[in-house]
RNA sequence: AUAUGGACUAGGUCGGGCGGUUAGGCCACCGCUCCCUGCCCGAAACGGUCUUCACGGGGGCCGAACGCCGGGGCGUCAGGUCAGACCUGCGCGGGCCCCGGGAACCGACGUAGAAGCCUCGUCCGCCGGGGACGGCGGUCCACGGCGUGCACCCGAAGGAGUGUUCCGUCGUGGUUAAUCGGCGACACCGAGCCAGGCACGGAAGUGAGCAGCUCAUCGCCGAACACCCGUCGCUCGUCGGGCCGCGGGGUGGAGGAGGUAACCGGGACUACCCGUGCCGGAACGCCUGGCAACGCCGGUCGUCCACCC
Numbered sequence: 001a002u003a004u005g006g007a008c009u010a011g012g013u014c015g016g017g018c019g020g021u022u023a024g025g026c027c028a029c030c031g032c033u034c035c036c037u038g039c040c041c042g043a044a045a046c047g048g049u050c051u052u053c054a055c056g057g058g059g060g061c062c063g064a065a066c067g068c069c070g071g072g073g074c075g076u077c078a079g080g081u082c083a084g085a086c087c088u089g090c091g092c093g094g095g096c097c098c099c100g101g102g103a104a105c106c107g108a109c110g111u112a113g114a115a116g117c118c119u120c121g122u123c124c125g126c127c128g129g130g131g132a133c134g135g136c137g138g139u140c141c142a143c144g145g146c147g148u149g150c151a152c153c154c155g156a157a158g159g160a161g162u163g164u165u166c167c168g169u170c171g172u173g174g175u176u177a178a179u180c181g182g183c184g185a186c187a188c189c190g191a192g193c194c195a196g197g198c199a200c201g202g203a204a205g206u207g208a209g210c211a212g213c214u215c216a217u218c219g220c221c222g223a224a225c226a227c228c229c230g231u232c233g234c235u236c237g238u239c240g241g242g243c244c245g246c247g248g249g250g251u252g253g254a255g256g257a258g259g260u261a262a263c264c265g266g267g268a269c270u271a272c273c274c275g276u277g278c279c280g281g282a283a284c285g286c287c288u289g290g291c292a293a294c295g296c297c298g299g300u301c302g303u304c305c306a307c308c309c
Base pairs, nucleotide, nucleotide: 004306005305006304007303008302011062012061013060014059015034016033017032018031019030020029023051024050025049026048027047039058040057041056042055067300068299069298070297071296073294075291076290077289078288079287080286082285084284086281087280089278090277091276092275093274094273095272097267098266099265100264101263104260105259106258109255116251117250118249119248120247121246122245123241124240125239127237128236129235130234131232132231133230134229135228137225140174141173142172143171144170145169146168147167149164150163151162152161154159179223180222181221182220183219184218185217190215191214192213193212198207199206200205
């Protein structure tokens, strides 16, 4: 002398700000305010005190600390606007979008036969055959029976006989595509058979005839048929047209519909994305300058003791 530890002195500190008050400052007083929450007692409006940041007394903490000088830091203020980051607008280029070309890759399918080529069909028009469907239609004739009507005539009942008949009806036969079936309606005023009952009669019997049944008629439905009419998306055929696609066949003999897409050329558009330039903006980063407090480092500003070397 340094480092470490300790003791002490000078000293520092124990809220701040604004206004009024004052020559001015402080205290006190009144009012307001901030926050890092702050030692106690005393005097002070007939104010106190000082010429610098109060006064008198006491206490706590720190202590060469505080302070000063220099340099970084944290942060903050102002400015700049830099080849960083950001925003608006404008411009340019590219992407995205469209068209043409197109290397390459993938690739359904393909020797049970790809592309290509030929042919036929599918499609359309006129016409015809069939079929399907729909509409529409119900022939004509002969013979016979019966009936109605008319004429003649027999029987004092019922009734019988003959002839004829436009017509009605039934039956048979023929002909025709012109036939068949079902259901229903119709009290009578159409037909046949007509129980019972009725009429006439001595009787035999005859007659009219309701219900019922059958037929006819009418309505509806259906079947079959037609040498009748129509439609058609089915089928066959003649002629003509068309033929993108699809299908059949033939030929051919290894590819190939399609997809993605480098790249090239052209276009459209500014909605979006990327890059870039410029004007402008903003001021995050950056740069320049300033700075109270805080914090860090260094220096400076006292005394003494212990201890180590």

A computed fold for a 309-nucleotide RNA from a Halobacteriales archaeon, annotated as Archaeal signal recognition particle RNA. Its Rfam family is "Archaeal signal recognition particle RNA". By type it is a non-coding RNA gene. The family is grouped with related families in Rfam's "SRP clan". The prediction has a mean pLDDT of 76.